Context: one part of a larger RNA
RNA sequence: ACCGGCGAGUUGCGUUAGUCAGCAAGGUUAAGUCAGAAAAGACGGAGCCGCAGCGAAAGCGAGUCUGAAGAGGGCGAGCAGUUGGCUGACGCAGACCCGAAACCAAGUGACCUACCCAUGACCAGGUUGAAGGCGCGGUAAAACGCGCUGGAGGACCGAACCCACGUAAGUUGAAAAUUGCGGGGAUGAGUUGUGGGUAGCGGUGAAAUUCCAAACGAACUUGGAGAUAGCUGGUUCUCUCCGAAAUAGCUUUAGGGCUAGCCUCGCAAAGAGGAUGCUGGAGGUAGAGCUCUGUUUGGACUAGGGGCCCGUCAAGGGUUACUGAAUUCAGAUAAACUGCGAAUUCCAGACAUUUAUGUGCGGGAGUCAGACUGCGAGUGAUAAGAUCCGUAGUCGAAAGGGAAACAGCCCAGAUCACCAGUUAAGGUCCCAAAAUUCAUGCUAAGUGGAAAAGGAUGUGGAGUUGCGCAGACAACUAGGACGUUGGCUCAGAAGCAGCCAUCAUUCAAAGAGUGCGUAAUAGCUCACUAGUCGAGUGACGCCGCGCCGAAAAUUUACCGGGGCUAAGCAUGAUACCGAAACUGUGGAUGUGCAUUUAUGCACGUGGUAGGAGAGCGUUCUAGCGGCGGUGAAGCAUGACUGAGAAGACAUGUGGAGCUUCUAGAAGUGAGAAUGCCGGU
Numbered sequence: 001a002c003c004g005g006c007g008a009g010u011u012g013c014g015u016u017a018g019u020c021a022g023c024a025a026g027g028u029u030a031a032g033u034c035a036g037a038a039a040a041g042a043c044g045g046a047g048c049c050g051c052a053g054c055g056a057a058a059g060c061g062a063g064u065c066u067g068a069a070g071a072g073g074g075c076g077a078g079c080a081g082u083u084g085g086c087u088g089a090c091g092c093a094g095a096c097c098c099g100a101a102a103c104c105a106a107g108u109g110a111c112c113u114a115c116c117c118a119u120g121a122c123c124a125g126g127u128u129g130a131a132g133g134c135g136c137g138g139u140a141a142a143a144c145g146c147g148c149u150g151g152a153g154g155a156c157c158g159a160a161c162c163c164a165c166g167u168a169a170g171u172u173g174a175a176a177a178u179u180g181c182g183g184g185g186a187u188g189a190g191u192u193g194u195g196g197g198u199a200g201c202g203g204u205g206a207a208a209u210u211c212c213a214a215a216c217g218a219a220c221u222u223g224g225a226g227a228u229a230g231c232u233g234g235u236u237c238u239c240u241c242c243g244a245a246a247u248a249g250c251u252u253u254a255g256g257g258c259u260a261g262c263c264u265c266g267c268a269a270a271g272a273g274g275a276u277g278c279u280g281g282a283g284g285u286a287g288a289g290c291u292c293u294g295u296u297u298g299g300a301c302u303a304g305g306g307g308c309c310c311g312u313c314a315a316g317g318g319u320u321a322c323u324g325a326a327u328u329c330a331g332a333u334a335a336a337c338u339g340c341g342a343a344u345u346c347c348a349g350a351c352a353u354u355u356a357u358g359u360g361c362g363g364g365a366g367u368c369a370g371a372c373u374g375c376g377a378g379u380g381a382u383a384a385g386a387u388c389c390g391u392a393g394u395c396g397a398a399a400g401g402g403a404a405a406c407a408g409c410c411c412a413g414a415u416c417a418c419c420a421g422u423u424a425a426g427g428u429c430c431c432a433a434a435a436u437u438c439a440u441g442c443u444a445a446g447u448g449g450a451a452a453a454g455g456a457u458g459u460g461g462a463g464u465u466g467c468g469c470a471g472a473c474a475a476c477u478a479g480g481a482c483g484u485u486g487g488c489u490c491a492g493a494a495g496c497a498g499c500c501a502u503c504a505u506u507c508a509a510a511g512a513g514u515g516c517g518u519a520a521u522a523g524c525u526c527a528c529u530a531g532u533c534g535a536g537u538g539a540c541g542c543c544g545c546g547c548c549g550a551a552a553a554u555u556u557a558c559c560g561g562g563g564c565u566a567a568g569c570a571u572g573a574u575a576c577c578g579a580a581a582c583u584g585u586g587g588a589u590g591u592g593c594a595u596u597u598a599u600g601c602a603c604g605u606g607g608u609a610g611g612a613g614a615g616c617g618u619u620c621u622a623g624c625g626g627c628g629g630u631g632a633a634g635c636a637u638g639a640c641u642g643a644g645a646a647g648a649c650a651u652g653u654g655g656a657g658c659u660u661c662u663a664g665a666a667g668u669g670a671g672a673a674u675g676c677c678g679g680u
Stems, first nucleotide, its partner, number of pairs: 001680006011093013026049003032043003053060002063075004096234002099231001103224006114198009123188001125157003128153001132149006161185003165182005200216001202212002209218001237615006247260005261367002263364006273355005278349005287340001288338002293334003297330004304323002306320005370395007378387002400411003415587004420583003426577003429562003435574001437573006448564001454548002458545004463540005475532005481505001483503001486500003511526001515524002588605008616669001618666006625659003634653005640647002
């Protein structure tokens, strides 16, 4: 991993609602007794529920309490209960099943290991040579010196022994800690045998939370015990009808609850409800506006302030390229501005059209993490597949077609069957169903088939405005002069560093000079003019489609691909393709309505959580039956039947029991729980 078996809403006692049945103003027995094989049965009226309520109570009573009250108000009086069976749910119990880490109690452990006690054992060999002693020297005597002796030491080297520092191997090992090669200690705080001691709220600890029998921040075993688990996982047959929520309030509450909201089932009254139109109201958003409240630009006017001047430096006066409140004119601006003000929305209504909901009471829920898209706001950076509201849709719980692929986008809501038809979105060259369709334009960029500010004689369209056969634009030929090197400045400044001025003359025309250039001149060139040529040529905005701007990491890789100059873009037209949509034909089923009662008609039948209904199958029991050695159950195979769970039949195998129907009772259905056990 697979296969097989086992594996999860049960039971008791209560409460409540429904349903079936009995009796009914009543209903019912409990313990127990009798009888009995047992069950059934008979007795047993204690008790319980109901038949009357109100008040704290005394108490009164269809009323009562409050109260001074014949007031008012509160609760009552007008609705039948009760007992048993079954079903749903809840309460108390382990209460659908499995799952902690932990807590407590009583015990078992020091054969591992920590420390301690008692008693034993062990440490090859070699080295060093302390104190002391002796002798000699030395001294007044000592001290002291030398030699010998001696044999100290948590001394030295190094086996056994003990340890475990490095490294390699090993890592499903030879081994749940080892092995190899090296390493440390090796007379000591040494190592070790045997016996004994200390026990878990504890011991022991040269101290690491270390050790206490291969897992110790509190051992192990058994018990309390099915601890508790607002958490995770799992929870077993079929079909039919309906079908949510991810919100509000409160919560030591935020991944849990309770009530409401939204779903379902029953009962009731009854047609209340929804949509559109119409009518009457509510309102201050979008927009607009600047009266108000703020913000704000320019002007006019001007109190005041500043400067300057006159003045006995006093009062006062004059003036001003300064500043400037208020006022005024014009122009702006606002979520917390409004002298205005929609669309939508909301409330109500007799009526019209249309639709079938809505309300009350009661049983059962689930939901409280929502997601994206469009529109309107906030937060943020007018960032986010961000966050938080409102509103609509889709997903959630929705399959089908389109978007290459793609929960939330577009189309469209799958009852079943069909080798029938029509369409939607989207498409029609090939992959790949359908136009190589038609008409008129545009694009040359593979734009299409990614992007901005900005840039550009790309190109098409429609404009405005110059110049032009009295010859324009472009090109070519010629001229482009003179006062003068204008003045200033400057080392120099001569059209051309800079400042000022920018006149005049001759002319067809020519700037006190457009650019290059020189140290300054020089030189080239332009404006301007004439000629040659002979018909268009400039400027400026607007619109359509293009161009540049344009660099990313495995591989072309920003059309799905091939490929396309249309098979691209724009406008228009006609066909066709295209879905589980719609239609056709046949079948099933729900609800409603009709009836002639087995038919017809209408509208339905996607679905998670969840509610409701109808069934299939398994084991056992009761009753009436049936089958079976002429072969039961079980097993195997097969093209059969039923909407399904499922059920026949035939053949083979097997070798002794099986079972229809009607009821009843459940250890009643397996694919998942890192499920349990077995097998392979």
Molecule: large-subunit ribosomal RNA, domain II
Organism: Lactobacillus delbrueckii subsp. lactis